This is a predicted structure of a 93-nucleotide RNA (NiCo (Nickel/Cobalt) riboswitch aptamer) from an uncultured Bacteroidales bacterium.
């Protein structure tokens, strides 16, 4: 220096699971806006990084950060309020 193997941060992908959306069936509303349950991959959008405590370990439980969505405010952003906050797999390395 090259090759091979393994791997971390990171990057990225996707019809795994799951969530949202959509379509559809039923109920329901139709005074105002609605809404609820079920089914369908239909492949449109996500698909999840973590930390601490309790605990011999494990499981379970509790708390917190990043991030995302909504609200409020604002020229904009941020502070503030509410909710979510996540398992697996492949690629790059």
């Nucleotide at each position: 220096g090259c090759a091979u193997c393994u791997c971390a941060a990171u990057u990225u992908g996707a019809u795994c699971a799951g969530g949202c959306g959509g379509c559809u069936u039923c109920u329901g509303u139709u005074u105002u806006a609605a809404a609820g349950a079920g089914g369908c991959g239909c492949a449109g959008c996500c698909g999840g990084g973590c930390c601490g405590g309790u605990a011999c370990a494990a499981a379970a439980c509790c708390g917190g950060c990043a991030a995302c969505a909504g609200g409020a405010u604002u020229a904009u952003a941020g502070c503030c309020c509410u909710g979510u906050g996540g398992g697996a797999c492949g690629c790059u390395g």
Its Rfam family is "NiCo (Nickel/Cobalt) riboswitch aptamer". Its Rfam clan is "NiCo_riboswitches". Of the family's consensus pairs, 100% are formed in the model.